[in-house]
């Protein structure tokens, strides 16, 4: 320098292909129940507007362009 993959709650991921329901799940966290107490279990709750910017569109996590970071391959 070129190519590929990835970036979404604190953590690990799905959703993107085919644009449209309020962006979901598990773990963790908070409250309550249960228990002598804890764990486990049960009920409830808070937390991300999707790496950043611009564009297309009635509408973008999803399409396009640029860009940042990580990993891999090639030179």
């Nucleotide at each position: 320098c070129g190519g590929g993959c990835g970036g979404u709650g604190g953590c690990u991921c799905a959703g993107u292909c085919u644009g449209g329901c309020u962006a979901g799940a598990g773990c963790a966290c908070c409250c309550g129940g249960u228990u002598c107490g804890g764990g486990a279990c049960c009920g409830g709750g808070a937390g991300a507007u999707c790496g950043g910017a611009a564009g297309u569109u009635c509408g973008a996590a999803u399409c396009u362009u640029c860009u940042c970071c990580g990993c891999c391959c090639g030179a």

Background: This is a predicted structure of a 75-nucleotide RNA (transfer RNA) from a Chloroflexota bacterium. The RNAcentral record of the sequence draws on ENA. Rfam family: tRNA. Rfam links the family to the GO term triplet codon-amino acid adaptor activity. It is annotated as a transfer RNA. NCBI's taxonomy places the organism under Bacteria, Bacillati, Chloroflexota.